[in-house]
Formats: sequence, structure tokens, C1' cells
RNA sequence: GUUCCCGUAGUUUAACGGACAGAACAAUCGUUUCCUAAACGAUCAAUGGUGGUUCGAUUCCGCCCGGGAACG
Repeated sequence: GUUCCCGUAGUUUAACGGACAGAACAAUCGUUUCCUAAACGAUCAAUGGUGGUUCGAUUCCGCCCGGGAACG
């Protein structure tokens, strides 16, 4: 340099173009306990950026950014 794959809560990840973007773990608070742990309940928190297509984009397209692989 060329081609291909990936990018969603703190982490691991779901989501036919139409869901309030869902869950698990973590964190915080509470219940329980003499205390802690466990268990249970609640809360917080996310679509890499920018354009385009569309009535509607996490999803499709272009470019950029980041990570990875193959070839040279």
C1' cells in the first nucleotide's frame, strides 16, 4: 500500500429496517443478619465520528477514526 473482519452500559454481550436499545456480571442504595458473606428488591449506565438512503437506521451505503487478520 491492497483486500477482508470487528466497534452497543465499567466488563461480557443480544436486538427481521419499526422494542421505552434487552440481559448477565460489576457499581450504588435498601431488605434480611449481632456483623460480614450469600439471597432478594430497586437505581445508575451504552449504539466510535460524520454525511447519505428511508416515513423510520444499532441494522443498509460512502468517508474518517480505532482494533485485528491476510497478501505485498